[in-house]
């Protein structure tokens, strides 16, 4: 330098054939239970989907660009 993949909640990930109104598990919070805890049960909260721009009535999803991470190839005479 070229190509491919990944980036979504604090963590691990699903959703990526455009419209259910963004989800699950774990962690953390509150309550119940308990003598107190743990476990269990219930509830609530937590995101401007890596940044910017574009297409579209409508974008996490399609296009362009940038950033970060990973892999392969090439160069390194």
């Nucleotide at each position: 330098g070229c190509g491919c993949c990944c980036g979504u909640a604090g963590c691990u990930c699903a959703g990526c054939g455009g419209a259910u109104u963004a989800g699950a598990g774990c962690a953390g919070g509150u309550g119940c239970c308990u003598u107190c805890g743990a476990a269990g049960c219930a509830c609530a909260a937590g995101g401007u989907c890596g940044g910017g721009g574009g297409u579209u009535c409508g974008a996490a999803u399609c296009c362009c660009u940038c950033c970060g991470g990973g892999c392969g190839c090439a160069c390194c005479a």
About this RNA
A computed fold for a 77-nucleotide RNA from Candidatus Jorgensenbacteria bacterium GWC1_48_12, annotated as transfer RNA. NCBI's taxonomy places the organism under Bacteria, Bacteria candidate phyla, Candidatus Joergenseniibacteriota. Its mean pLDDT, the model's own confidence on a scale to 100, is 81. It matches the Rfam family "tRNA".